[in-house]
Context: one part of a larger RNA
RNA sequence: ACCAACGAGUUUAUCUUAUUCCUUUGUCUAAGUUCCACGGAACGGAGGCGGAGGGAAACCGAGUCUUAAUAGGGCGUCCCGCCGCAAGGCGGGGGAGGGAUGAGAUAAGACCCGAAGCCAAGCGAGCUUGCCCCGGCCAGGGUGAACCCCGCCGAAAGGUGGGGGGAGGCCCGAACCGGUUGAUCGUGCAACAUCUUCGGAUGAGCUGGGGUAAGAAGUGAAAAGCUAAUCGAGCUUGGGAAUAGCUGGUUCUCUCCGAAACAGUUUUAGGACUGGCGUCACGUGUUUCCUUCUGGGGGUAGAGCACUGGAAGGGCUUGAAAGGGCGAAAGCUCGCGAGCCCUAUCAAACUCCGAAUACCAGAAGAUUAAAACGUGGCAGUUAGACUACGGGGGCUAAGCUCCGUGGUCGAGAGGGAAAAAGCCCUGAUCGCCGUCUAAGGUCCCUAAAUUUCUGCUAAGUGUUAAAGGUGGUCGCAAACCAGAGACAGGUAGGAGGUUGGCUUAGAGGUAGCCAUCCUUUAAAGAGUGUGUAACAACUCACUACUCGAUGGUUUACGGCGCCGAAAAUUUACCGGGGCUAAAGCAGAAUACCGAAGACGCGAAUCCCGCCGCAAGGCGGGGUGGUAGGAGAGCAUUCCUAACGCAGUGAAGCUCCAGCCGCGAGGCGGAGUGGAGCGUUGGGAAGAGAGAAUGUUGGU
Numbered sequence: 001a002c003c004a005a006c007g008a009g010u011u012u013a014u015c016u017u018a019u020u021c022c023u024u025u026g027u028c029u030a031a032g033u034u035c036c037a038c039g040g041a042a043c044g045g046a047g048g049c050g051g052a053g054g055g056a057a058a059c060c061g062a063g064u065c066u067u068a069a070u071a072g073g074g075c076g077u078c079c080c081g082c083c084g085c086a087a088g089g090c091g092g093g094g095g096a097g098g099g100a101u102g103a104g105a106u107a108a109g110a111c112c113c114g115a116a117g118c119c120a121a122g123c124g125a126g127c128u129u130g131c132c133c134c135g136g137c138c139a140g141g142g143u144g145a146a147c148c149c150c151g152c153c154g155a156a157a158g159g160u161g162g163g164g165g166g167a168g169g170c171c172c173g174a175a176c177c178g179g180u181u182g183a184u185c186g187u188g189c190a191a192c193a194u195c196u197u198c199g200g201a202u203g204a205g206c207u208g209g210g211g212u213a214a215g216a217a218g219u220g221a222a223a224a225g226c227u228a229a230u231c232g233a234g235c236u237u238g239g240g241a242a243u244a245g246c247u248g249g250u251u252c253u254c255u256c257c258g259a260a261a262c263a264g265u266u267u268u269a270g271g272a273c274u275g276g277c278g279u280c281a282c283g284u285g286u287u288u289c290c291u292u293c294u295g296g297g298g299g300u301a302g303a304g305c306a307c308u309g310g311a312a313g314g315g316c317u318u319g320a321a322a323g324g325g326c327g328a329a330a331g332c333u334c335g336c337g338a339g340c341c342c343u344a345u346c347a348a349a350c351u352c353c354g355a356a357u358a359c360c361a362g363a364a365g366a367u368u369a370a371a372a373c374g375u376g377g378c379a380g381u382u383a384g385a386c387u388a389c390g391g392g393g394g395c396u397a398a399g400c401u402c403c404g405u406g407g408u409c410g411a412g413a414g415g416g417a418a419a420a421a422g423c424c425c426u427g428a429u430c431g432c433c434g435u436c437u438a439a440g441g442u443c444c445c446u447a448a449a450u451u452u453c454u455g456c457u458a459a460g461u462g463u464u465a466a467a468g469g470u471g472g473u474c475g476c477a478a479a480c481c482a483g484a485g486a487c488a489g490g491u492a493g494g495a496g497g498u499u500g501g502c503u504u505a506g507a508g509g510u511a512g513c514c515a516u517c518c519u520u521u522a523a524a525g526a527g528u529g530u531g532u533a534a535c536a537a538c539u540c541a542c543u544a545c546u547c548g549a550u551g552g553u554u555u556a557c558g559g560c561g562c563c564g565a566a567a568a569u570u571u572a573c574c575g576g577g578g579c580u581a582a583a584g585c586a587g588a589a590u591a592c593c594g595a596a597g598a599c600g601c602g603a604a605u606c607c608c609g610c611c612g613c614a615a616g617g618c619g620g621g622g623u624g625g626u627a628g629g630a631g632a633g634c635a636u637u638c639c640u641a642a643c644g645c646a647g648u649g650a651a652g653c654u655c656c657a658g659c660c661g662c663g664a665g666g667c668g669g670a671g672u673g674g675a676g677c678g679u680u681g682g683g684a685a686g687a688g689a690g691a692a693u694g695u696u697g698g699u
Base pairs, nucleotide, nucleotide: 001699002698003697004696005695006694011108012107013106014105015104016103017102018101019100020099021098022097023096026049027048028047032043033042034041035040053060054059063075064074065073066072078093079092080091081090082089083088111249112248114246118239119238120237121236122235123234129213130212131211132210133209134208135207136206137205138203140172141171142170143168147164148163149162150161151160152159153158176200177199178198182195183194184193215231217227218226219225252633253632254631255630256629257628262275263274264273265272266271276381277380278378279377280376281375282374283373284372286370287371290365291364292363293362294361295360296359302353303351304350308347309346310345312343313342314341315340316339317338318337319336323334324333325332326331384409385408386407387406388405389404390403391402392401393400414425415424416423429603430602431601432600434599435598436597440593441592442591443577444576445575449590451589452588453587454586455585456584462579468563469562470561472560473559474558475557477555478554479553480552481551489546490545491544492543493542495519496518497517500514501513502512525540529538530537604623605622606621607620608619609618610617611616634688636685637684638683639682640681641680642679643678644677645676652672653671654670655669656668658667659666660665
């Protein structure tokens, strides 16, 4: 890992609710007793519940309690509708107890498995720690303390030298004890080892045997170390199925409906309770949804400045003992504060104003089609996600975060967007080798137009991006010039007073300042640039001639382009090929393709209506689905009653292209097997396996 078997909502008590049965001649028996074919049956009325309530109670009683009360009120004496003046009559519905079954709640292990832990009683010091008793062990080498003796020196005290001596938690280094470094090993030789290297090695040394101290306790040269491979509290058994708001798992089928990820509260936030949203039963019977009309309140969007504040420019008035500059001062000037006026403004916590929607009420209408409300049973949900719009936070950042309104996903398959929870289209009962469409598409991959008409684009733009730039190209508008010749080009002229005045070393059109006239002219500035030290020289404006317009110049706007444009494995954002009067872009048109949509044919099932005694038939509508609610069934084991099968072969097992059922499943046939098994009605459960790092066995 696979296969097989086992493996999880049970039982009791009480309560609630639904269904059903019995009774209203009340109901049910419990323990127990008797009998038994051992499965059970009969007896058993003790007791429970009910039959009357009210009161705390005494107590009273169809009433009672409160109270001074006969007042009032509470609870009770069943209720509703119709007829009736009433008495009452009719009709309908309930009520009470008990049994059984289903569902739920509470108490219990309470659907199953799972802690770390807590407590108790015992067992452990053959490992290890400390201590006690009796023993054992430490090659060899070195150093050379005290002390003793002797020589020499010295007056002495003493000094000095030699010899002897053999101290030491002394030195080097085996055994022995240890475990520093590196490597090996790391399914090992080994649940801590091996090799190398290293520390101690007469000592607080090492070691054998025997004793002793233990679980909140020991022992500890102290590391919370060690106390039998276990230690921040040993091990074994018990309390015990501890508890687990946590994780995992929870077994057959079909049908109907179908959520939530919100609010409030919570030592609460991944839990819980109540409400909201789901489902089922019963009831009310249009109260619901939608549209239109009528009547409402509002203070948002917008707008505005009348209030509250912010803020720009200008003017006027005014304040100051204290601002800056100048001045001897007077004062001048700049600035400061306040108010008013004019112009132009800003605001979630401003409003003289003020929508659209939304919301509330009333009326009418439409809708065979869906609600709404009430009472009760049972839930699940309270981690939501993206998207569009309105906002807060943030950076008008985030696949960010927090609200509101809608959608989708969640719980939704199918088609499109290459691929794809949340985008676009569309909601899958089942079958069909039928038809039409949606979004999106129609050159090939790839179903359908190499479709039609009119333009644009040359950038492979399309097939990523901004400010900004663009004599790329197309369109549109306005003004002006133009055959009396425009625009561009060419030829020629571009002069005189004058070197204007000032300034200056100089200033002659051309450093700077001032002025910017007059004349000759077709025209020519007291000069547009280059240039010189200053002149000169070149050039422009301006003019004539030439040329000969399919006109030209300028400005504004629009369409599509271009630049701006640098990244890391490989082209690399067209899905690819590839595409240029497109297979790109814009506008118009007609076909076609395209889904589980719609339609057609057939079938199933649910609801409603009609017909029918029923079986059933006809018509209309529905049938995606997680949590979850409701309904109907299949299969297994056993019990009971009845009926059956079986050595002429039961169960079980293997195989089958057969039959029945929507399905769980059932039947039939063949083989094997060798002794039990089934059908129908009813009942009861150790009642369904793929998952739990499930348990056991096998391979």